RNA sequence: AACGAACGCUGGCGGCGUGCUUAACACAUGCAAGUCGAACGUGAUUGAGAGCUUGCUCUCAUGAAAGUGGCGCACGGGUGAGUAACACGUGGAUAAUCUGCCUGGCGAUUCGGGAUAACACUUCGAAAGGGGUGCUAAUACCGGAUAAGCCCACGGACUCUUAGGGGUUUGCGGGAAAAGGGGGCCUCUGUAUAUGCUCCUGUCGCUAGAUGAGUCCGCGGCCCAUUAGCUAGUUGGUAGGGUAAUGGCCUACCAAGGCUACGAUGGGUAGCUGGUCUGAGAGGAUGAUCAGCCACACUGGAACUGAGACACGGUCCAGACUCCUACGGGAGGCAGCAGUGGGGAAUUUUGCGCAAUGGGCGAAAGCCUGACGCAGCAACGCCGCGUGAGUGAUGAAGGCCUUCGGGUCGUAAAGCUCUGUCAGAGGGGAAGAACCGCCAGGUGGUUAAUACCUGCCUGGUCUGACGGUACCCUCAAAGGAAGCACCGGCUAACUCCGUGCCAGCAGCCGCGGUAAUACGGAGGGUGCAAGCGUUGUUCGGAAUUAUUGGGCGUAAAGCGCGUGUAGGCGGCUGUUUAAGUCUGAUGUGAAAGCCCGGGCUCAACCUGGGAAGUGCAUUGGAUACUGGCAAACUUGAGUACAGGAGAGGAAAGUGGAAUUCCACGUGUAGCGGUGAAAUGCGUAGAUAUGUGGAGGAACACCAGUGGCGAAGGCGACUUUCUGGACUGUAACUGACGCUGAGGCGCGAAAGCGUGGGGAGCAAACAGGAUUAGAUACCCUGGUAGUCCACGCUGUAAACGAUGAGUGCUAGGUGUAGAGGGUAUCGAAAUUCAGUGCCGCAGUUAACACAAUAAGCACUCCGCCUGGGGAGUACGGCCGCAAGGUUGAAACUCAAAGGAAUUGACGGGGGCCCGCACAAGCGGUGGAGCAUGUGGUUUAAUUCGACGCAACGCGAAGAACCUUACCAGGGCUUGACAUCCUCAGAAUCCUGUGGAAACACGGGAGUGCCCUUCGGGGAAGUGAGACAGGUGGUGCAUGGUUGUCGUCAGCUCGUGUCGUGAGAUGUUGGGUUAAGUCCCGCAACGAGCGCAACCCCUGUGUUUAGUUGCUAACGAGUAAGGUCGAGCACUCUAGACAGACUGCCGGUGAUAAACCGGAGGAAGGUGGGGAUGACGUCAAAUCAUCAUGCCCCUUAUGUUCUGGGCUACACACGUGCUACAAUGGCCAGUACAGACGGAAGCGAAGCCGCGAGGUGGAGCAAAUCGAGAAAGCUGGUCUCAGUUCGGAUUGCAGGCCGCAACUCGCCUGCAUGAAGUCGGAAUCGCUAGUAAUCGCAGGUCAGCAUACUGCGGUGAAUACGUUCCCGGGCCUUGUACACACCGCCAGUCACACCACGAAAGUCUGCAACACCCGAAGCCGGUGAGGUAACCCGUAAGGGAG
Repeated sequence: AACGAACGCUGGCGGCGUGCUUAACACAUGCAAGUCGAACGUGAUUGAGAGCUUGCUCUCAUGAAAGUGGCGCACGGGUGAGUAACACGUGGAUAAUCUGCCUGGCGAUUCGGGAUAACACUUCGAAAGGGGUGCUAAUACCGGAUAAGCCCACGGACUCUUAGGGGUUUGCGGGAAAAGGGGGCCUCUGUAUAUGCUCCUGUCGCUAGAUGAGUCCGCGGCCCAUUAGCUAGUUGGUAGGGUAAUGGCCUACCAAGGCUACGAUGGGUAGCUGGUCUGAGAGGAUGAUCAGCCACACUGGAACUGAGACACGGUCCAGACUCCUACGGGAGGCAGCAGUGGGGAAUUUUGCGCAAUGGGCGAAAGCCUGACGCAGCAACGCCGCGUGAGUGAUGAAGGCCUUCGGGUCGUAAAGCUCUGUCAGAGGGGAAGAACCGCCAGGUGGUUAAUACCUGCCUGGUCUGACGGUACCCUCAAAGGAAGCACCGGCUAACUCCGUGCCAGCAGCCGCGGUAAUACGGAGGGUGCAAGCGUUGUUCGGAAUUAUUGGGCGUAAAGCGCGUGUAGGCGGCUGUUUAAGUCUGAUGUGAAAGCCCGGGCUCAACCUGGGAAGUGCAUUGGAUACUGGCAAACUUGAGUACAGGAGAGGAAAGUGGAAUUCCACGUGUAGCGGUGAAAUGCGUAGAUAUGUGGAGGAACACCAGUGGCGAAGGCGACUUUCUGGACUGUAACUGACGCUGAGGCGCGAAAGCGUGGGGAGCAAACAGGAUUAGAUACCCUGGUAGUCCACGCUGUAAACGAUGAGUGCUAGGUGUAGAGGGUAUCGAAAUUCAGUGCCGCAGUUAACACAAUAAGCACUCCGCCUGGGGAGUACGGCCGCAAGGUUGAAACUCAAAGGAAUUGACGGGGGCCCGCACAAGCGGUGGAGCAUGUGGUUUAAUUCGACGCAACGCGAAGAACCUUACCAGGGCUUGACAUCCUCAGAAUCCUGUGGAAACACGGGAGUGCCCUUCGGGGAAGUGAGACAGGUGGUGCAUGGUUGUCGUCAGCUCGUGUCGUGAGAUGUUGGGUUAAGUCCCGCAACGAGCGCAACCCCUGUGUUUAGUUGCUAACGAGUAAGGUCGAGCACUCUAGACAGACUGCCGGUGAUAAACCGGAGGAAGGUGGGGAUGACGUCAAAUCAUCAUGCCCCUUAUGUUCUGGGCUACACACGUGCUACAAUGGCCAGUACAGACGGAAGCGAAGCCGCGAGGUGGAGCAAAUCGAGAAAGCUGGUCUCAGUUCGGAUUGCAGGCCGCAACUCGCCUGCAUGAAGUCGGAAUCGCUAGUAAUCGCAGGUCAGCAUACUGCGGUGAAUACGUUCCCGGGCCUUGUACACACCGCCAGUCACACCACGAAAGUCUGCAACACCCGAAGCCGGUGAGGUAACCCGUAAGGGAG
């Protein structure tokens, strides 16, 4: 795009078309083929008349119904079952034929005869239907005559031809015809009518035409080769039969042919065509309506009649089915028009009319006609029209959305002004009608005629189913007339709500798991519109079967290789031919369809003309090319001659090294084997070593991307036989060539058969190891086999994954063979034919290929067409078997695959780094306790955090509070915010109840700030808007944070390269802590990171000098910077200096840099901190805060009391204290830094064993306030569960606080648990570090083993980068990309689906043989019957 469509929703009108695609299933009912009285005999009925015995007869007219007879019924109409065929299409042939009715021409139309239906009577039967007797007619039937022409037989002549024969003509012999009917008239005969005349019609014979039909032939149009051979009347001949006609069409005889790879035979499917749909075309699909042909008519068979049938509405037989029946018998055939049932997703009225067109009969009127013309039903299709037009902004109401401002539906509506198509009502009203006939008139023909009949012209009359329809006019009225699909992308069109991987959607990709433009609804929008969607089917897009117009190295695809048949293709020159080819003409190619005009108001539709129909046939011409016949040539191909090269093949023989075995000798305890071992061998003497021997197999070095061969393949040497290639010469042949479906041959390894052989090796097998297991890898053995001969097998990653041949198209460089030129040799250059690498053009999806093409062309063959199923099944062929070859489908998936890219990953590689390992020190894991977590428990044990990167984490401190949890008691505009109202308070004291919150009372109180004196603020009361939520979602978010990681990376612009993803830069050589720097480079630059800038600390200078300091001077004290004084020192805290690889030497590329050194307080980032790139982990947090959406609203809010977060069988993390003598205890004694302090730090003094109490000086701080501890000195303990260790528990106290029961801290006395250095495993640390020691601070009423800081004492070790972990760069492989915590193979179990196989069983089709066999046709015989003709007087006989 299309449709004979169907389904869903919807539906105003008209025109024109179309309408059982399925059950060729079965059919009730009606109709669809009759007509003719001018062929014939009867004749119901009705009318008129006459006669009269008034109910009979006769005459005339009318003529129903049936019958005889003629013509028609073979047309028209339906259907597509069968048919792969001369069925159809197209073009021919018929010299091999027929043709009713029709037309033209010629010639006839004569004489006779006997029956029979109807009818009447009778009879059988239920019926359908018969039987008998009697009567009768014909254009029915029969006989005779005649024969222009016709047919047959035998002859003659001419002519054409397909050589069979045909046409014309002629002679003789024989044969076959007929029917009448109607009208008129009396001119002729004869007489009142036909035996006459005339006209019309019918009949017969012949001939020509037209029409229609039969038969034959060339060519064309489906699938399967898993159908390869088929055929006995088969193929041909002769003779005969049969037919309208040829012919094995049929029969007899003879011969053995005929068809087939250009697809016979068989199977499946199918009516064919013009056309139709699609497509740019070539094609592909299709064969409704319309038209041509064919076939069929319940199924099968058969003939009859006829011009024509083997007959849709005829006959006979058989069968199935249905119906009637009196059970004896009968009837029927909608694939005609309607209609019914059934089937189905699905297809109409039991209509009107012969008015038109056409058909049958008829002389005609006319009759018949479900052909046809019309109407009805159906949006089934095409076409046309309408559902209104203009104006109209308060942008109405309402809906929807909203950022709450508004936006949108939307000029849309309303309103105002108009119009009148369609539908409605009323009125008018066609064309289609031309005829025929009849009437009248005119003029011809015929004739004796003015009759009859008939031609033409004129006038009149008559005929319409549709239908009062089309069309026209008038009326009223915007009044009656819009839906459907879609809105994630493809694909035009977006929001809200509901739902929550549910419900659902979906053509493909895919949507949906609580913010869905994808589901459902709504608003809005988009598209089409009386339709719109869906489904189905076809073509297109699809160059996705490729003729036009594809491919085969790696995506599917080159046979393993050769030889060669058919076939295809083929060098150069001229002659000839004209098959292909080109061109002209003629015929045909039906109509419709197409184009151009015309007609319906347009269009669809109808109609006139034209073009085209690419084809076929006949015929004339051209001859370049292709082909054919014959001829010539040498360049393709081959031969000859001369050479050299080679693991080319086959056979026979020979050789040495090595392994193994045997014999003997020497010799002694091991050998062998492995990652390590063991099995194994060995004291019966191995291994080792020497000599000799046996046997089999393979041939080191040479050896080379070297050689040879078609491929497989070929490797010691010699000989024999033998194939091919190459080079040179140019003597010979003269296109002999290339390819190659089938065929034939060769064909690694393994395997099979028979017979040998068997050293080594070695499937199977055995043992030993390894392992969770180890039917493996490793080891010790070991059989087939490997070897030979003869057969078979016929496959490989048989690979260059690259078929063969020919020609052409830059170079460079190896290698092996042969050759020529240069006087010679060598280098160099060069020719041919091999074999490699690099590389240009070109090709390629890229990788790559690139004269050895995967380039440019030609020829031929093979092969491919998504993945799986599957190289499987079935069938065929081959094989001894194993198996090979050929080779599907069902079903299933939306991919499978190639090349390259970026990452990630690797028990891949290279380089490098890090307390990563190693080297060390100290811990954890064991104990007790503290603390966090899990689990469990509970009314609640609130919540969050979960590898590193949760677990002394949020929490820098849960008795109440905190608090979010639980139980119970209260409140509901609320504990808190804003707006409004009211009152004048607010507030304080107090009583009762209560656990408190709070509730109910009593009393006091008139106040505060501002003021313009109105009021406002603050606080209180009340109502509603609203508050409130630590309720959910960290996977809706912001912000913040962790982590990789202080790792050195992450990117961009421009340029360049690539089809592209991307690459380059950023890689490389060095170097660094560093993408730090240098050099190189199709890159050049830049940004975020690194570094530096900032802070602390380490040295110095300078400034300043109190609260700090005290050297000198002075004063004072028991002592003391205590005081005067000073600012030198320390210190404090500002400014500045200092360090930059700056200097020297070496290494390095002369660079960057590194190493060493000097100087220096400090040396190569001096030490520490802050600082955290692009990003990753849907990492953490809705419970800090903020926030979308959802949820709660007398509760999930708020308040109070009490409880809980502190539970406790257990498990884990992080710590503290220990286990002791480097220690504990006692006594004495020394030295910090940093930090805090007013509801605070708190001195001295006094009290208490102590915690503490009292006290209150001083201090908003360099001024006041804290005993630093380890250490040092002395003493004691003496290795023990202790004078270690301190848990636990008891008693007595202290402190904070409203309150220490659950549940705080501290003190004293008493108690004195585990623990004797910690399994597997695991953590931290590289210097002022680890370890060890104490101090302070925050939080805080109180509570610190935690956290954050501070100082004191103060080590050991680092060879080094193999390994573990993490990271960086380069490279490589990848089937990974959620990225190795990836991906993924096989098996088993259960269920289901599809396809094979299966003992059997049932059925269809086909083949062959045989049996029974209806009707019918042909033939034979023929009982019986018998009018026509013949013989006969007849009887009878004959013919038929």
Small-subunit ribosomal RNA from an uncultured bacterium, 1440 nucleotides, folded computationally. The sequence is in RNAcentral, with records from ENA and SILVA. Rfam family: Bacterial small subunit ribosomal RNA. Model confidence (mean pLDDT): 83 of 100.